[in-house]
RNA sequence: CCAGUAGGCCGGGUGACCGCCCCGAUGAGCGCAAGCGUCAACGGGGAGGAAGGUCCGAGCUCCACCGGGCAGCGCGCUGGGUAACGCCCAGGCGGGGUGACCCGACGGAAAGUGGCACAGAAACAUACCGCCCCGAUUUAUCGGGGUAAGGGUGAAAUGGUGGGGUAAGAGCCCACCGGCUGCGGCGUGAGCCGCAGGCCGGCCAAACCCCGCGCGGAGCAAGGCCAAAUAGGAGGGUGCCAAGGGCGCCCGGCCCGAACCCUCGGGUUGGCUGCACGACCCUUCCGGCAACGGAAGGGCUAGAUAGAUGGUCACCGUCCCCGCCAAUGGCGGGGAUACAGAACUCGGCCUAUAGGCCUGCUGGGCCA
Numbered sequence: 001c002c003a004g005u006a007g008g009c010c011g012g013g014u015g016a017c018c019g020c021c022c023c024g025a026u027g028a029g030c031g032c033a034a035g036c037g038u039c040a041a042c043g044g045g046g047a048g049g050a051a052g053g054u055c056c057g058a059g060c061u062c063c064a065c066c067g068g069g070c071a072g073c074g075c076g077c078u079g080g081g082u083a084a085c086g087c088c089c090a091g092g093c094g095g096g097g098u099g100a101c102c103c104g105a106c107g108g109a110a111a112g113u114g115g116c117a118c119a120g121a122a123a124c125a126u127a128c129c130g131c132c133c134c135g136a137u138u139u140a141u142c143g144g145g146g147u148a149a150g151g152g153u154g155a156a157a158u159g160g161u162g163g164g165g166u167a168a169g170a171g172c173c174c175a176c177c178g179g180c181u182g183c184g185g186c187g188u189g190a191g192c193c194g195c196a197g198g199c200c201g202g203c204c205a206a207a208c209c210c211c212g213c214g215c216g217g218a219g220c221a222a223g224g225c226c227a228a229a230u231a232g233g234a235g236g237g238u239g240c241c242a243a244g245g246g247c248g249c250c251c252g253g254c255c256c257g258a259a260c261c262c263u264c265g266g267g268u269u270g271g272c273u274g275c276a277c278g279a280c281c282c283u284u285c286c287g288g289c290a291a292c293g294g295a296a297g298g299g300c301u302a303g304a305u306a307g308a309u310g311g312u313c314a315c316c317g318u319c320c321c322c323g324c325c326a327a328u329g330g331c332g333g334g335g336a337u338a339c340a341g342a343a344c345u346c347g348g349c350c351u352a353u354a355g356g357c358c359u360g361c362u363g364g365g366c367c368a
Stems, first nucleotide, its partner, number of pairs: 001364010012316007020046005026040003029036002048339001052350002055348005060219004072215005077091005092106001093104004107210002112208002114204003128151002130147007159177006178200002180197007223273004233264006244256004280299008317337009
């Protein structure tokens, strides 16, 4: 320098003008007052790394609930972290890559049931061709038996390669490799290492199933509080011999007029709350390989409800393209500046993202 791999971070800045939401306090206004938050100016605060998808796990709330099971669903190597998880960290095993590194639904197929398309003789117990032995005989075939070594089919055909052996063959025997079982050692464990034994016919559990673990349901439109009337319900009382109501209140007047008053309960709608101090954020130190935990100090950081956090202009920054020059740069012109956007709150995962920065490591090339 080129190519790659793993991880972390930023993701526009300044100014002017016009606007939006919340909070505070001042003045005006309203109110007897408590206060209201209508208006004005002032001060402060106002999206994200994913606020997103709503895919997991929780907090919180209400409903249900003696305990346990069935069914159903989810998860599934080991150890650890965590409030919890299907997340994270470390490790094991298997697979891929020259390598850094990456990927893995990674318990059980000697409990049972089932399946294995096409092809092929046969996909579970099988001989099509071939090979070997025996018998028959019409001398070229037929019948019986052995054989998974060779051919052919297939994703998969009886552990693989080589040798011995045999009628031909075969772990039948031997060497090495792979698996299984037993013993010993190491490791918390998954597992690894060594020795011994020929013990050696499949695959599928993202088929049913078996084993282990977990799960009651619904969700902030959860839930709680306040509360109207010339609307309606229940109980009591009064009344049609005028009670009562409306015109904001008072006086007067006008109008309606058979119902009205009190109490209780419901809650359409509206308001308040839940709702911003929390498994919170920042810095330093300590323990741990790490995820993470602990201690000390500091900080307060959006709360809308049809949903505010915006728009315009100027300058600058960053990147790309083109041209010129005195060229690791400068000047000029043009273009780009993303994805997206809180709605009860957290921990994760996944997905989108213009452009840029930093660090560790790997392979190759060149120079000293």

Predicted 3D model of a 368-nucleotide RNA (Bacterial RNase P class A) from a Chloroflexota bacterium. The RNAcentral record of the sequence draws on ENA. A source record names the gene rnpB. Rfam family: Bacterial RNase P class A. Gene Ontology terms of the family: tRNA processing, ribonuclease P activity and dimeric ribonuclease P complex. The family's RNA type in Rfam is ribozyme. The coordinates come from a structure-prediction model, not an experiment, and the mean pLDDT is 75.